[in-house]
Predicted 3D model of a 347-nucleotide part of an RNA (large-subunit ribosomal RNA, domain IV) from a marine sediment metagenome. The full RNA is in RNAcentral, with records from MGnify. The coordinates come from a structure-prediction model, not an experiment, and the mean pLDDT is 84.
Context: one part of a larger RNA
RNA sequence: CCCUCGAGAAGGAACUCGGCAAGAAAGCGGCCGUAACCUCGGAAUAAGGCCUCCCCCGUCUUUGGCGGGGGCGCAGCGAAAGAGCCCAAGCGACUGUUUACCAAAAACACAGGUCCCUGCGAAGCCGCAAGGCAAGGUAUAGGGGCUGACGCCUGCCCAGUGCCGGUUCGUCAAGGGCGAGGGUGACUUUCUCCCGCCAAAGGCGGGGGAAGGAAGCCUUUGCUUGAAGCACCGGUAAACGGCGGCGGUAACUGUGACCGUCCUAUGGUAGCGAAAUUCCUUGUCGUGUAAGUUACGACCCGCACGAAUGGCGUAACGACUUGGGCACUGUCUCCUCGAGGGGCCCG
Numbered sequence: 001c002c003c004u005c006g007a008g009a010a011g012g013a014a015c016u017c018g019g020c021a022a023g024a025a026a027g028c029g030g031c032c033g034u035a036a037c038c039u040c041g042g043a044a045u046a047a048g049g050c051c052u053c054c055c056c057c058g059u060c061u062u063u064g065g066c067g068g069g070g071g072c073g074c075a076g077c078g079a080a081a082g083a084g085c086c087c088a089a090g091c092g093a094c095u096g097u098u099u100a101c102c103a104a105a106a107a108c109a110c111a112g113g114u115c116c117c118u119g120c121g122a123a124g125c126c127g128c129a130a131g132g133c134a135a136g137g138u139a140u141a142g143g144g145g146c147u148g149a150c151g152c153c154u155g156c157c158c159a160g161u162g163c164c165g166g167u168u169c170g171u172c173a174a175g176g177g178c179g180a181g182g183g184u185g186a187c188u189u190u191c192u193c194c195c196g197c198c199a200a201a202g203g204c205g206g207g208g209g210a211a212g213g214a215a216g217c218c219u220u221u222g223c224u225u226g227a228a229g230c231a232c233c234g235g236u237a238a239a240c241g242g243c244g245g246c247g248g249u250a251a252c253u254g255u256g257a258c259c260g261u262c263c264u265a266u267g268g269u270a271g272c273g274a275a276a277u278u279c280c281u282u283g284u285c286g287u288g289u290a291a292g293u294u295a296c297g298a299c300c301c302g303c304a305c306g307a308a309u310g311g312c313g314u315a316a317c318g319a320c321u322u323g324g325g326c327a328c329u330g331u332c333u334c335c336u337c338g339a340g341g342g343g344c345c346c347g
Stems, first nucleotide, its partner, number of pairs: 001342008010333002014331001019328001029051004037042001039149001053071008072076001077082001084326007091318002096108002112147007124133003150313004155243003160240002162236005170230002175225010187212003191209008244262005271305001272302001283299005
């Protein structure tokens, strides 16, 4: 010096991001007594007090309770064990769940709400299939999405995207039907070449070339027919989502109920608001402090809240987060002493 403990004068959070840490204070039991708020259950062991041993007497519902008197100690729940408390705010209703090994939370879940799908060989899911789960269930059932107790509520927009319904026209694939062009093609030919026969012209026969060429086949192409979809017409926001700008105006000033204008599918309603959201910002005012970038209450020019990606409240609850207070302390002023174990020295 380090680790783990123990004790501490005076002060008492001055420590620190933060009372982190520490176990100090309180503690069990009896009696008394307990506020706001509240969903009337709670909040509550709220808070805050007093008592606690032994002996004698009386009394009673008699291993004890109560009343009176007395005794001893620093101390009577004489040891051990056994909540620290309060005020205010945020978030989440709650008990639960979670990152096995850095996060326990305001994250997840949750009862409750709502939307969508599903009529049963259900939808959905697994499997190539057979088959299985759903379910030996049947819409008070099952699946999926969002929201998240409860209370008061949940405005406007269907132009875009999605979904649902409809569908006369338009678009539209394979396929079908009807044609056309090209190739091939049996075959045809008064053209042409070669060979053979007939004496020749010519004819006949055979072979080749060229031209033409039915059906079929191959290929190219036109017209027509052709479902869903798209397009079109509607609906739908607790579907994905969205919810304006500029200028002027009241007899001090300021402000603007009011007016005009542009754009839009509609221009943010209630409630809340410098907020887990506010950049400017330590906004401004108030409360609390001697002093307060935090906190709380207000204000509202909301950079950039806002209504089930729910809005605003809310008793109870929370190893959550924030601010304040009482009590108490080695956290600190400011360190000291002690114990054990290391470190260090010898072996």